This is a predicted structure of a 109-nucleotide RNA (Glycine riboswitch aptamer) from an Anaerolineae bacterium. Model confidence (mean pLDDT): 82 of 100.
Order: sequence, then C1' cells, then structure tokens
RNA sequence: AAUGCUCGAAGAAGAGAGAUUCCGUCAAUCGACGGGACGCCGAAGGGGCAAGCGACGGGGUAGCCAGAUCCUGCGUGAAACUCUCAGGCAAAAGGAUUCUUGGGGCGUA
Repeated sequence: AAUGCUCGAAGAAGAGAGAUUCCGUCAAUCGACGGGACGCCGAAGGGGCAAGCGACGGGGUAGCCAGAUCCUGCGUGAAACUCUCAGGCAAAAGGAUUCUUGGGGCGUA
C1' cells in the first nucleotide's frame, strides 16, 4: 500500500397499488394530520423458512483401536421467495437496487 470487504455522501436511473369514502382538526387553494369503512401494493425498515452444516441431545446398525452410518430433536442457516407488522396506493416526498465520483474504517501481496 493496489485489488478486496464494509459504512456514509453527491449526482443519474428507479416499480407496484383507490386523486376511494365518512367524521374531526389545521389550513382556508392544493393539501396535511387523527380516527373509522371497503379494496389493494411490496422495493424503507422488520418478521419467517430450504438444502447444507453442528468438536449439542436421544435412539438404532455393524464394528470394537480410532471412528463410521441411519433416524430423530435442537441450534445455525439466503433472497428480489414469503408475511404484510410497519410503510405505501395522483403529484411531491420516500424508495430496494444499479451506475459514476469522492470520502471514512478494516486489511493484505
């Protein structure tokens, strides 16, 4: 100290689904917030799990030096899958993710 890993920042791109309706408040134009009704979306965030793995428990088989193997329980275990808690359903905002630029941290030939 490159590559690498990781965390931000800036710029660009970025989907889906009711401009639904009732009541109240603020505004007094758009709209915002709170509480209901019916219907939806998945790409903030969050939850769930497969194979595999386990120097964890129980049982079986052969063997009997070490260990092997099977069943089962438990643990671990990913997502753009799934759930729809949260969030969202004109625009704006947000938005996983991708690209570019630069910065912080870890760390190596």